Model confidence (mean pLDDT): 83 of 100. A computed fold for a 686-nucleotide part of an RNA from an Atribacterota bacterium, annotated as large-subunit ribosomal RNA, domain II.
Context: one part of a larger RNA
RNA sequence: ACCGGCGAGUUAUAAAGUGUAGCAAGGUUAAAUUCUUUAAGGAAUGAAGCCGUAGGGAAACCAAGUCUGAACAGGGCGACAUAGUUAUAUUUUAUAGACCCGAAACCAGGUGAUCUAUCCAUGAGCAGGGUGAAAGUGCGGUAAUACGCACUGGAGGCCCGAACCGAUGGACGGUGAAAAGUCCUUGGAUGACUUGUGGAUAGGGGUGAAAGGCCAAUCAAACCUGGUGAUAGCUGGUUCUCCCCGAAAUAGCUUUAGGGCUAGCCUGGCAACUUAAUCUUUGGUGGUAGAGCACUGGAUAGGAUACAAGGGCGCAAGCUCUUGUACCUAACCAAACUCCGAAUGCCAUUGUGUAUGUUGCCGGAGUCAGACUGCGGGGGAUAAGCUCCGUGGUCGAAAGGGAAACAGCCCAGAUCAUACGCUAAGGUCCCUAAAUACGAGCUAAGUGUAUCAAAGGAAGUAGAAUUACGCAGACAGAUAGGAGGUUAGCUUAGAAGCAGCUACCCUUUAAAGAGUGCGUAACAGCUCACUAUUCAAGCGAUUCUGCGCCGAAAAUUUGCGGGGCUAAGUUCGUUACCGAAGCGAUGAAGCUCGCUUGCAAAAGCGGGUUGGUAGGGGAGCGUUCUGUUGUAGGUUGAAGGUCUACCGUAAGGAGGGCUGGACGAAGCAGAAGUGAAAAUGCCGGU
Numbered sequence: 001a002c003c004g005g006c007g008a009g010u011u012a013u014a015a016a017g018u019g020u021a022g023c024a025a026g027g028u029u030a031a032a033u034u035c036u037u038u039a040a041g042g043a044a045u046g047a048a049g050c051c052g053u054a055g056g057g058a059a060a061c062c063a064a065g066u067c068u069g070a071a072c073a074g075g076g077c078g079a080c081a082u083a084g085u086u087a088u089a090u091u092u093u094a095u096a097g098a099c100c101c102g103a104a105a106c107c108a109g110g111u112g113a114u115c116u117a118u119c120c121a122u123g124a125g126c127a128g129g130g131u132g133a134a135a136g137u138g139c140g141g142u143a144a145u146a147c148g149c150a151c152u153g154g155a156g157g158c159c160c161g162a163a164c165c166g167a168u169g170g171a172c173g174g175u176g177a178a179a180a181g182u183c184c185u186u187g188g189a190u191g192a193c194u195u196g197u198g199g200a201u202a203g204g205g206g207u208g209a210a211a212g213g214c215c216a217a218u219c220a221a222a223c224c225u226g227g228u229g230a231u232a233g234c235u236g237g238u239u240c241u242c243c244c245c246g247a248a249a250u251a252g253c254u255u256u257a258g259g260g261c262u263a264g265c266c267u268g269g270c271a272a273c274u275u276a277a278u279c280u281u282u283g284g285u286g287g288u289a290g291a292g293c294a295c296u297g298g299a300u301a302g303g304a305u306a307c308a309a310g311g312g313c314g315c316a317a318g319c320u321c322u323u324g325u326a327c328c329u330a331a332c333c334a335a336a337c338u339c340c341g342a343a344u345g346c347c348a349u350u351g352u353g354u355a356u357g358u359u360g361c362c363g364g365a366g367u368c369a370g371a372c373u374g375c376g377g378g379g380g381a382u383a384a385g386c387u388c389c390g391u392g393g394u395c396g397a398a399a400g401g402g403a404a405a406c407a408g409c410c411c412a413g414a415u416c417a418u419a420c421g422c423u424a425a426g427g428u429c430c431c432u433a434a435a436u437a438c439g440a441g442c443u444a445a446g447u448g449u450a451u452c453a454a455a456g457g458a459a460g461u462a463g464a465a466u467u468a469c470g471c472a473g474a475c476a477g478a479u480a481g482g483a484g485g486u487u488a489g490c491u492u493a494g495a496a497g498c499a500g501c502u503a504c505c506c507u508u509u510a511a512a513g514a515g516u517g518c519g520u521a522a523c524a525g526c527u528c529a530c531u532a533u534u535c536a537a538g539c540g541a542u543u544c545u546g547c548g549c550c551g552a553a554a555a556u557u558u559g560c561g562g563g564g565c566u567a568a569g570u571u572c573g574u575u576a577c578c579g580a581a582g583c584g585a586u587g588a589a590g591c592u593c594g595c596u597u598g599c600a601a602a603a604g605c606g607g608g609u610u611g612g613u614a615g616g617g618g619a620g621c622g623u624u625c626u627g628u629u630g631u632a633g634g635u636u637g638a639a640g641g642u643c644u645a646c647c648g649u650a651a652g653g654a655g656g657g658c659u660g661g662a663c664g665a666a667g668c669a670g671a672a673g674u675g676a677a678a679a680u681g682c683c684g685g686u
Stems, first nucleotide, its partner, number of pairs: 001686006011096013026051003032045005055062002065077004099237002102234001106227006117201009126191001128160003131156001135152006164188003169184004203219001205215003240620006250263005264367002266364008279351001282348004290340001291338002296334003300330004305326009370395010400411003415588004420584003426578003429563003435575001437574006448565002456550002460547008469538001477534005483507003488502003513528001517526002589610009621675001623672006633663001640659005646653002
C1' cells in the first nucleotide's frame, strides 16, 4: 500500500411537544399477594398514590367567585361549561462517560541507584624514558654565619610516552556493523588518577567541581497500578436510498472575540388573512449630489472712504507710504458652511397583481471567520488580491456557454430522455462550429489581432477651421547686387557691422541693418537680411480632431492561446450564419393547486413547479433476531459462492447456469450490537 473483518446519537429516569391506541368527567394502578404444562412470561387481585373535574389569596380563609380596599367603588386573577387520563412510538431537553477516538497534566499507593551522580568499606592497576627540589657529604670560604663548587640524593595535582581513562578536529556512517559507532588526529597518564566487589541516599525526593545534569535507551519532577471512560469552548471521523423546502457568515450582551445566549434569516404543524413584491396615480417627507457665498470660517486682486498703529518729507498746515479692521467691486474654497437644491429612496394613497405570500402560536434547526465585483464613502499614499461601512450582484450553496487556462467578471439558473429546432453572451482564414460577407474610411507602426504605460518630444499621415503672401509672378532653387558718409561715438594695446557700453542717423539707390551667423590679434574674407533677373502655380503660419512614431530595461519561448494575418488590424453602417443544460418541440416522472368522477384508494383534465451546502420535513430499501414456524419449501439439492443481455425512479428485487452439500423462506407484525472509503482508525492476511 491493497484486500478482508471490526469500528461512532445508545440506555435509564424525568419533562415538554407530535402521532397512534384504550377508556372518558373521569383516567390509571405502584409495591405486594395469588394462580399458571410453555415461567426473565402471562392472568387475576391490589385505589395507597398521581393527574383531571374550581378558583382567588402570602395566609387564615372564602368560593363561581376571590384578592386588594373603609367601600355594596375601581382594578387584578378567575367562572359564565368542557376534556382529560393511561400506555406506546417518535422529536427535543435535563441528569448520567451520553455520538466515537485523542491530550499535556493532577492526586494516591507502590517498584527502582545491576545505567548513572555522590559517598562509605575493602581490594587492584599505572611499560619505558627525561628533569633533578629539599636534605646530606667533601672541598673552598668566613671571626662565626652566609656564600660558592663537586658529588650523593630522588621531590613534583613536573616533562615525553604505552597499558588504562578520555574525546580536540575531520572523514565515513546516518532503513548504520552500532537507538551515539569506526578510522585518522588528539588530552590526561603518581593523581582532585583509574578500576573490581560489597554497601548508602528515592520522586517535590535524592545526587550534582552546577550542564536543569543524572536517578535503568525516559527527567523543569522517574516508572507501575489505581482515581479514569479526568477534562478538551480544540482537531479528526461518524456507515443505505429517493422526494419537498432551504439558510447564515449580521445586531445586542458576554474575562467575550475561532465559544456562547437572545433577536434576525431556514424548516414542520395548526389557525387566521388577501394584506406582500413589481409597475402605476396622487399627496407628503428630507438637506445628499450639484450649486451658491446670504451666515460661519478660509483665501486673491483692485478701489476709495473712515478709523487705528507706524515710517518718510515738511517750520507748520499738510502730503505720501506700509500694515490692520470695516466697506465697495471682481473672481474663488469648505465632511463638521447653506440664501438654495435634485435624481433615487422612504411614508401614505389609486389601480394592477398574485405567491409554497403575510401574521399569530407551537416543535426542530443551522448560522455569528465571509470572498470578489459595480456604485457612494472613511482609513491608507484619491497604494495594495489592503482595511472599515453603506447599497446592488455573483460565489458561498450553481452545473452549462463565453473570457486560451481562470470560485466572485459577461450570458444563463441543470427533474429525466432525444443524431430535433430558435437564440443569449461571444463569435464566423486554419487549429475550431459559423462570412476569406457587403459598403465607406483610417493605420504602415506587425501598431494591432479579447489592453501593460505617463509627462514630454517630432515637416508621420488623414480630416476640419482661421489667417498671411501669390500670374502686377508668391514659396524653394539658380545668376547678380548687398554700396557711400564710416574704422558711427565711447571703451580699449587694438575694437574697422560682428569683446563690451551708448546711439541706431543721413546719402546713393531696384535694394542693402551703424548689421543675422562664421571668421581675424585688429583688418581682410565668407554669409544673411534686403533687391533685381530667371523659372512658373501654389506656398507659409496657427488651432482642433482620428490613427500611428519615440519616450519603452528582467530574468526558460514574442503574455495576439498558436499558426499566421496588411487584414484575418481599426472606425462607422448593413445582412446572413454559428453558438448554452436558456427558450421551443416530442415523450416520461415527482411535487403542488383547481375542477370532475368516486364511499375510499385512486383516475381524468387543466395551471404552476422540480440547482442546492449547513439545516428542517416526508416516504422507502436492505441486514440480524422474535412471533406466525422449524411452517411452505428442501439430497429430483437448502444456506452460502460465482456468472448472467431481466425488473424497479433509487436503496434494491427476481429468474436461469455452474458450484456447494443441509438447511430453511415469503407475507403480516415486533425488537435492534441494523448499512463504512476515509478517523496519521483497530486486528489479520498478502
Rfam family: Bacterial large subunit ribosomal RNA.
RNAcentral holds the full RNA, with entries from ENA.
The source organism's lineage runs through Bacteria, Pseudomonadati and Atribacterota.